[in-house]
RNA sequence: AAGAUGAUCGCGAGUGCCUUCGAGGCAUUUGAGGAAAGUCCGGGCUCCACAGGGCAAUGUGCUGGAUAACGUCCAGCGAGGGUGACCUUAGGGAAAGUGCCAUAGAAAAGUAGACCGCCUGUUUCGGCAGGUAAGGGUGGAAAGGUGCGGUAAGAGUGCACCAGCGGUCAGGUGACUGGCCGGCUCGGUAAACCCCACAUGGAGCAAGACCGAAUAGGGAAGGGAUGAUGCUGCCCGCGGAACCUUCCGGGUUGAGUCGCUUGAAUCAGCAGGCAACUGUCUGAUCUAGAUAAAUGAUCGUCGCCGCGUGAGCGGAACAAAACUCGGCUUAUUGAUU
RNA sequence: GGGCCGUUAGCUCAAUUGGCAGAGCAAGGGACUCUUAAUCCCUAGGUUGGAGGUUCGAUUCCUCCACGGCUCACCA
Numbered sequence: 001a002a003g004a005u006g007a008u009c010g011c012g013a014g015u016g017c018c019u020u021c022g023a024g025g026c027a028u029u030u031g032a033g034g035a036a037a038g039u040c041c042g043g044g045c046u047c048c049a050c051a052g053g054g055c056a057a058u059g060u061g062c063u064g065g066a067u068a069a070c071g072u073c074c075a076g077c078g079a080g081g082g083u084g085a086c087c088u089u090a091g092g093g094a095a096a097g098u099g100c101c102a103u104a105g106a107a108a109a110g111u112a113g114a115c116c117g118c119c120u121g122u123u124u125c126g127g128c129a130g131g132u133a134a135g136g137g138u139g140g141a142a143a144g145g146u147g148c149g150g151u152a153a154g155a156g157u158g159c160a161c162c163a164g165c166g167g168u169c170a171g172g173u174g175a176c177u178g179g180c181c182g183g184c185u186c187g188g189u190a191a192a193c194c195c196c197a198c199a200u201g202g203a204g205c206a207a208g209a210c211c212g213a214a215u216a217g218g219g220a221a222g223g224g225a226u227g228a229u230g231c232u233g234c235c236c237g238c239g240g241a242a243c244c245u246u247c248c249g250g251g252u253u254g255a256g257u258c259g260c261u262u263g264a265a266u267c268a269g270c271a272g273g274c275a276a277c278u279g280u281c282u283g284a285u286c287u288a289g290a291u292a293a294a295u296g297a298u299c300g301u302c303g304c305c306g307c308g309u310g311a312g313c314g315g316a317a318c319a320a321a322a323c324u325c326g327g328c329u330u331a332u333u334g335a336u337u
Numbered sequence: 338g339g340g341c342c343g344u345u346a347g348c349u350c351a352a353u354u355g356g357c358a359g360a361g362c363a364a365g366g367g368a369c370u371c372u373u374a375a376u377c378c379c380u381a382g383g384u385u386g387g388a389g390g391u392u393c394g395a396u397u398c399c400u401c402c403a404c405g406g407c408u409c410a411c412c413a
Stems, first nucleotide, its partner, number of pairs: 001333001003302007011031009033318001037329002040327005045204004052236004057200005062076005077091001078089004092195002097193002099189003115136002117132006144162006163185002165182007208258003211254001218248006230238002265285005270279003304315004338412002340407005347362004356393001364380005386402005
């Protein structure tokens, strides 16, 4: 970006005219998408008593911004990947607490743990007692890593570098980054409970309003000012009825009108901003509104792709509005990077 | 149009703090019987609808799809 244009036939809607007032005929204007889809999020709008407070529940989750709002978008930070340009990222807290970590393994979270090994002592030479987490073995994960000292053997036990944590100083709006200090070394899991921060009343246009038609409310059971029922889980609080709920049986009934498409509208320019986006700016435009039913078909010319020397032949996807808008996701053809 | 559920063996269904996917019926083989049925024993059969993610580990937790159902007794 989702072919352009012309002709003929056909369909829906609006307007105008004509008529035999039944509806029809004629003229004219207009008539699907980037996803109209999935219904996964968030707004507008409508009703529920304008819906109060607390708890619970649910959702989101680095920082700053954009926005009507968002779980979306933009710019950054950290992490991961790439030789690189660059790309990806559901990414708070495990040092508040609880749970779980199967099998294997001596031990799976207790500043734990001794199976083999190493060292010391002892020995009746089979072992026994103690120390030790360097090495082996198990495992997805074994209690900082590498090296040098040190030691009976070892160990952050000491030191250097690296990683993490805590403190402090500096820079930055901030996430964070850098320096210095402290051996402080503390497993993983929060798409487990949870903690922290923020947010959330419910239902949805079959919402809801009006007109028209009909009219009758009857029987049974249960509950009700000791508060039914409502404020959509619970409590408080508030409103508040002689009625409320369930079952049985009965009366009437339009595919009625509005909501309904002019709106956080679309396009171009200008201005601000890195960008998302924004504007008391300027100009132009009106662009489906249905009976849950229309929006199509054929032919010609040109353009695109494929095949063919050529005349020519063939092909063009996914898919159809239903109150509306912003996103996400999924489906899909071609082009470009 | 909106809303709400479900998908595990051939069929009907289980499976909870995430830790070897099971039961009944059906199928196949054997025993019993003259034979069949019934009964008893044994066996096979699984991409847990699909893809991706979290986790050491997913039927289970999260996301996106596919299919089916609620047929006017889910909603006028």
Two RNAs folded together computationally: RNase P RNA and transfer RNA, 413 nucleotides in total.
Rfam match: Bacterial RNase P class A. It is annotated as a ribozyme. About the family: Ribonuclease P (RNase P) is a ubiquitous endoribonuclease, found in archaea, bacteria and eukarya as well as chloroplasts and mitochondria.
Model confidence (mean pLDDT): 80 of 100.